Large-subunit ribosomal RNA, domain V from a Planctomycetota bacterium, 587 nucleotides, folded computationally. The coordinates come from a structure-prediction model, not an experiment, and the mean pLDDT is 83.
Context: one part of a larger RNA
RNA sequence: CCCGCAGCAAGACGGAAAGACCCCGUGAACCUUUACUGUAGGCUGAUAUUGGGCUGAGGCUUGUCUUGUGUAGUAUAGGUGGGAGGCUAUGAAGUCGGGACGCCAGUCUCGGUGGAGCCGCAAUGUGAAAUACCACCCUGGAUCUGUUUUAGUUCUAACGCUGAUUCCCGUGAAUCCGGGCAGCGAACAGUGUCAGCUGGGCAGUUUGACUGGGGCGGUCUCCUCCCAAAAUGUAACGGAGGAGUCCAAAGGUACCCUCAGCCUGGUUGGCAAUCAGGCGUCGAGCGCAAAGGUAUAAGGGUGCUUAACUGCGAGACCCAUAAGUCGAGCAGGUACGAAAGUAGGGCUUAGUGAUCCGGUGGUCCCGUAUGGAAGGGCCAUCGCUCACCAGAUAAAAGGUACUCCGGGGAUAACAGGCUUAUCGCUCCCGAGCGUCCAUAGCGGCGGAGCGGUUUGGCACCUCGAUGUCGGCUCAUCACAUCCUGGGGGUGGAGAAGCUCCCAAGGGUUUGGCUGUUCGCCAAUGAAAGUGGUACGUGAGCUGGGUUCAGACCGUCGUGAGACAGGUCGGUCCCUAUCUGCUGUGGG
Numbered sequence: 001c002c003c004g005c006a007g008c009a010a011g012a013c014g015g016a017a018a019g020a021c022c023c024c025g026u027g028a029a030c031c032u033u034u035a036c037u038g039u040a041g042g043c044u045g046a047u048a049u050u051g052g053g054c055u056g057a058g059g060c061u062u063g064u065c066u067u068g069u070g071u072a073g074u075a076u077a078g079g080u081g082g083g084a085g086g087c088u089a090u091g092a093a094g095u096c097g098g099g100a101c102g103c104c105a106g107u108c109u110c111g112g113u114g115g116a117g118c119c120g121c122a123a124u125g126u127g128a129a130a131u132a133c134c135a136c137c138c139u140g141g142a143u144c145u146g147u148u149u150u151a152g153u154u155c156u157a158a159c160g161c162u163g164a165u166u167c168c169c170g171u172g173a174a175u176c177c178g179g180g181c182a183g184c185g186a187a188c189a190g191u192g193u194c195a196g197c198u199g200g201g202c203a204g205u206u207u208g209a210c211u212g213g214g215g216c217g218g219u220c221u222c223c224u225c226c227c228a229a230a231a232u233g234u235a236a237c238g239g240a241g242g243a244g245u246c247c248a249a250a251g252g253u254a255c256c257c258u259c260a261g262c263c264u265g266g267u268u269g270g271c272a273a274u275c276a277g278g279c280g281u282c283g284a285g286c287g288c289a290a291a292g293g294u295a296u297a298a299g300g301g302u303g304c305u306u307a308a309c310u311g312c313g314a315g316a317c318c319c320a321u322a323a324g325u326c327g328a329g330c331a332g333g334u335a336c337g338a339a340a341g342u343a344g345g346g347c348u349u350a351g352u353g354a355u356c357c358g359g360u361g362g363u364c365c366c367g368u369a370u371g372g373a374a375g376g377g378c379c380a381u382c383g384c385u386c387a388c389c390a391g392a393u394a395a396a397a398g399g400u401a402c403u404c405c406g407g408g409g410a411u412a413a414c415a416g417g418c419u420u421a422u423c424g425c426u427c428c429c430g431a432g433c434g435u436c437c438a439u440a441g442c443g444g445c446g447g448a449g450c451g452g453u454u455u456g457g458c459a460c461c462u463c464g465a466u467g468u469c470g471g472c473u474c475a476u477c478a479c480a481u482c483c484u485g486g487g488g489g490u491g492g493a494g495a496a497g498c499u500c501c502c503a504a505g506g507g508u509u510u511g512g513c514u515g516u517u518c519g520c521c522a523a524u525g526a527a528a529g530u531g532g533u534a535c536g537u538g539a540g541c542u543g544g545g546u547u548c549a550g551a552c553c554g555u556c557g558u559g560a561g562a563c564a565g566g567u568c569g570g571u572c573c574c575u576a577u578c579u580g581c582u583g584u585g586g587g
Base pairs, nucleotide, nucleotide: 001587002586003585004584005583006582007581008580010579011578012577014574015573022408023407024406025405027404028403029400030399031398032397035205036204037203038202039201041198042197043196044195045194046193047192048191049190051155052154053153054152055151056150057149058148059147060146063143064142065141066140068138078137079136080135081134082133085119086118087117094113095112096111097110098109099108100107101106159185160184161183162182163181167180168179169178170177208220209219210218217237221243222242223241224240225239226238244389245287246346247345251305252304253303254302255301256300257299259283261279262278263277264276265275285294286293288351290349291348292347309332310331311330312329315326316325317324321390334343335342336341357383358382359381360380361379362378363377365376366375415462416460417458418457419456421455423451424450425449426448427447428446432442433441469544470542471541472540474536475533476532477531478530479529482507483506484505485502486501487500488499489498490497509523510522511521512520513519550568551567552566553565554563555562556561
């Protein structure tokens, strides 16, 4: 060096299973509910099947009979009109009894008796004159007829139920079906249709995106400034602020004026009120944010007014589109101004919403044979925190640890990598402490590094799988050394220490509690070192913890369920091909 045999499992990010965790998908499935929209079912009503009486209550109506008191006044005067007579042996006045109303004064009515009168017109008083008489009405009431609503009750013929101790029939079995007969219930029930309410019982679905993983939080459209690198433009969950309007004057025009601040003077009056004089280029003001602009004013006033007009628009800016912006000039009519002229809102830049659908007003348009109409078009205008603001629907929330599928190392949890804020260690400086004395030992405020053991940041390999804490076993390395060894300094008398330098050869314990690493405790010991090795080591073991499915408690949630909250339970596969290593054999 080559080839074996027996072994061990450190590596081949070993094998197995298109990761179950995490995220994504305008994926799925189940489950929940005061998500949305439906629906079975339920309740109620109307109606059809469905018919007849009686009674009560109410409405309307025909006829009849009644009812009506302010004060004054014989007295209980409803209104208006006609009106000088009317009623009475078919029984007047009076009287007795009953009833109704009542403002307690009386009015109306029925019956008996009685046997001839009673009332009005005139006068008084009144807004109005006789219920003497007649007609038409009003308010309240009684009664009759008709109609209707409703409640109760009743009938039988619809309809239903019963005849199982043996009712009868359908030529022949039937506790089936149909009919008859009898009984009971009964226009109810039942059934059909329509409507309202209810309705996770059931069904179909929805439940946004951005995001230094996702969730929680925040944001989503528009305006101003910085970032923005002297044209424009330019990102971030970069740094700051605003808007979702307001104004009939805060618009137009003609004319006029100048502010803020400071100084001086002046009653109350002061730092600051109003007044006078002076200085005062802009520091004030411009409805509101900021920026730009602005005194020749865009700022502050006064007069007159409505151009905050209609039809248009050469040409430009901006720009993927759709939008957005500026605009001389022409026509019509108008305001102000003597005129020239200016005016199509506001010093400018925010103050917003496409299309569909629908409303309103107008209109030379179309209008289904024709004339109309319905309806539509066109012009004007209105209705969206469609704010997820280029707006999926008119209309929508959650759970999944019972879960599933497609994907992703485009994206998290372990480990590695980069970084080193944090962490550990070293050094520099030397304020001060150390009786004195910066540096025996310490060392403020600061500064320079090293390491890559912490907590992080980033998201670079790995999601067609790199098994996760601790223990056991077996280790190996570094030295910033715990012990043992050699030295310097000492605020080292000796002993014991403190501190620094050199040094990795060897060593560095056993128990109790806890799943623990750690830690506390106990007992030894010379010492009970600090770290790296995928927080060494699960194709070596374990499986106590964490992290599936079961269950309980607390808390949260309406609920399904959830909880770096607790608790009991819970399948750890691999016969070694190569590298490596151990032992051994042959050439």

RNAcentral holds the full RNA, with entries from ENA.